The part of an RNA shown here (small-subunit ribosomal RNA, 5' domain) has 487 nucleotides and comes from an uncultured Candidatus Saccharibacteria bacterium. The sequence was found in a public genome assembly. The coordinates come from a structure-prediction model, not an experiment, and the mean pLDDT is 86. Rfam family: Bacterial small subunit ribosomal RNA. Gene Ontology terms of the family: ribosome and structural constituent of ribosome.
Context: one part of a larger RNA
Parts: sequence; C1' cells; structure tokens
RNA sequence: GAACGAACGCUGGCGGCAGGUCUUAGGCAUGCAAGUCGAACGGAUGACAGAGAGCUUGCUCUCUGAAGUCAGUGGCGCACGAGUGAGUAACGCGUGGGAAACUGCCCUUCACUGGGGAAUAACGUUUGGAAACGAACGCUAAUACCGCAUACGCCCGCAAGGGGAAAGAUUUAUCGGUGAUGGAUGUGCCCGCGUUGGAUUAGCUUGUUGGUGGGGUAAUGGCCUACCAAGGCGAUGAUCCAUAGCUGGUCUGAGAGGACGAUCAGCCACGCUGGAACUGAGACACGGUCCAGACUCCUACGGGAGGCAGCAGCUAAGAAUAUUGGGCAAUGGAGGAAACUCUGACCCAGCCAUGCCGCGUGAAUGAAGAAGGCCUUCGGGUUGUAAAGUUCUUUUAGUCAUGAAGAUGAUGACAGUAGUGACAGAAAAAGCACCGGCUAACUUCGUGCCAGCAGCCGCGGUAAUACGAAGGGUGCAAGCGUUGUUC
Repeated sequence: GAACGAACGCUGGCGGCAGGUCUUAGGCAUGCAAGUCGAACGGAUGACAGAGAGCUUGCUCUCUGAAGUCAGUGGCGCACGAGUGAGUAACGCGUGGGAAACUGCCCUUCACUGGGGAAUAACGUUUGGAAACGAACGCUAAUACCGCAUACGCCCGCAAGGGGAAAGAUUUAUCGGUGAUGGAUGUGCCCGCGUUGGAUUAGCUUGUUGGUGGGGUAAUGGCCUACCAAGGCGAUGAUCCAUAGCUGGUCUGAGAGGACGAUCAGCCACGCUGGAACUGAGACACGGUCCAGACUCCUACGGGAGGCAGCAGCUAAGAAUAUUGGGCAAUGGAGGAAACUCUGACCCAGCCAUGCCGCGUGAAUGAAGAAGGCCUUCGGGUUGUAAAGUUCUUUUAGUCAUGAAGAUGAUGACAGUAGUGACAGAAAAAGCACCGGCUAACUUCGUGCCAGCAGCCGCGGUAAUACGAAGGGUGCAAGCGUUGUUC
C1' cells in the first nucleotide's frame, strides 16, 4: 500500500448492487418447510334437484340422482430441493483413463394386453389402555395380491430341454399396463498422477500378501469363507501423532510465489450419539423404521413422546452477525388427463454504513477586508469571499398527479414500485483523524519527569510545534480512526 463474512470508538443525508452466528456439529418454546391423485378402489358424508308419504301447510320422513368434501386401500413422490463442515490425509477431491455393472420417470423400435381365484383395510359388533396405541369376530373393492394360458425377441443350458408377463380408467380419443431392443440421464466400481506438518513417530501388517474351491453383490475384488503358500508395505518416509472437508476460485504480488477456500458453482461427508437393516429404480434414508445411550417432556407410575447442521424465532456462548414478514406473480420442483394443489426452493419486502459504486449537503457575485475569535513587534496580521447582502438553481429528500416492463389469452407478491410531470423553498443533510522526524500540516495558553503521549526514534524536571485546551492548518470524507488477520 492492498484486502476483509470483520469488531470497537466518534459521526451519520439518499440511492443502486451485494453480504450478514467465522464462536457451542451447544440446547431448543411456537408456527410453517412434502405432498398429490376420486380419470386406480370400495365406502362415509352430502349442497342441490326430482318423485312419493305423513300431515301441524311448511316442515318431517322415505326413495332416486348428484356437484363437492373426507378417513382408508392403492399409485407416484418423499433418495430431489434446503442446511451444516463434525468426521475424513482418503481413489475423499482434482485431472486423465478403464471394464466386470445397474438405471424409476423420458426418448426410439418390436411384440403382447386372454381367462380365473383367494384375501384385506375402510366399515360393523364386542373389547383393552390415562394416553400413545391396540385386540377378537364378521363384511367388502381395486391399476393391491396369487395362480392358469400365451411368449421363443428375454433368462438358464454345449445341446436337448426348462423357466418367465400384464391392468385397467375416463369416455371415443387419450392416459395407462407387460415383455424385450437401443439411447439419454443418473449412479456404483477400478487404475496412473497430484493433494498439510512432525523422524523428539522406524519399523508396520495375520484376512495380513497371493493362489484354488465356494459364497455374496447390479457388478470386479480377501468383499466373506475353507484350504494352500509366506508373503505385502517402508528413509522416494511405511506405521503413528497433529491439523484439515476437496475443487472451480478469492486476496495479494510486476511476476514467481505466499495466504485463504464466506457468498456463487461442482464433488464429498453428516443429520442428538452409536449400531442395524426394511421398502424401493435409487437410502442403509435430516422432517421413515428398529435397537442401545445421553438429554428434554407427558403420565392415572403400568407406560409413552421428541430430535431446527430447513425458514423465521428463543436461549447460551461471544468482540460479533437480521424478520416468529409477503407471495406462489415469475423461474424451478412433486403429484394430476386437466382444472389445480403443495413448495420458508425461489421471487420479494424488513433490519444493519458490513462492503463496493454513484449522488447530495448548493451556485454565481460580494472588501466596509464588518463583527466576533486567535495572534501581535500594538503598526497590524489571520480566520476571510468566508459570513452578511444581492442574483440564481432545485439533484436528492418532501407534497400532489400520472404510471410501466417483468405476462403469453388470463394471472403481479413486489407496489401505486421504477420512471415521468408539476409545486414550494437554500430550503432537511459533515464529520473524523492528524499537525517533533519518518509524514502533508504551527502558534498561544495550561501543566512542570506530574498529568499524560507513544507505531519506531522518543517527548514531559517553568517559555513543550511531541502532554491538555484554543486558534490556525493538513488529509480523507458519509464516513474517519483504532484493533485483529493475510499478502
């Protein structure tokens, strides 16, 4: 000098764009953050309409149709999106390759979609429990479940041969279903190279290194297992310890390099702590399940409930970091044939000079060089064209009016916003640090090695340009200084 997710002190007019718990991966009240589909299904309810009956003549009951709504079965989604950086020195990441794989939804092509069955929730009855939540019996549907047929494109097999599907719905055209083919996307796996410090860590290793058989997986493989061999790694640093998410990048620097990895983007890991699997195309699953633990809460003491490192918010910690806001209008996502519903993703608004950028706080004129202040050699000098005065202007802020684009046939949270026009009036808007040298800027008074200053050198013990104040000056400016950190 530059930089900052900064903090602190003094000060503070406006706007645009960004950023905002770096600390305790501490604990959390409350609300919301993942639903959707009635065009898969049986029910329940039912505005309204029609018919009939009763009569109290405007109500009650019965039947039929029925928009809509609802719990349940079923489907898809919940593995995305959002958060955090604890762990990890690793094929985790980066980069370049590879073969032994799977891939819902989507696209391409081919073929098929025939005929049956048995249940079960809902519901009803009975019943247990304080609750959470159940139990028994009975009834019922499906795109839920299970057989049969067909398949020779698929799978097993050298072959012969064997095995294996499907589901309908709404209304006439769609959406589906099954088997296969190729693709796209996504994911799993392997390898070369690169990836912090410590030798005051020198030896490490027994599924360890390799082989054979078997198992397991979507798939290769000590991934697992039995047997066999005795290997494998290491001063080119194994092992151990410490530290750390990695990258694109960011900051600095002429560069080489050094430091860093907030925001944004890619990958990874994690979801109170530890472990486990289930479902599924995909999880060993943040707002799923089970077990154990710590903690918190409820309890009728028998037993139960919970997981903000989602968005707000609270508390604690801390030098320190925001609203329990609006909207699905846009973009994107889930479901749906659609209408649409959901979406704290997102788009916006609120708070904060936290940063960057822009603008303003007036302009011209004005010498009696006014008054006042300060200094003075008492002549004057300086503040100073500064003020006053005169003549103007009106950015921004203010008031009134008008008023977009963002949206496409409709739909705008932002928001009567941005912008535009008019009106009034210099009106509402300047501070902070410094002035001994380094380093731009000097005098007076007070103080008297005191009080104090200080980045370094050093100032202060009676004339201190170095302390405190004043006048004057210098530098930056809605900021200025200080502290911290990096180059």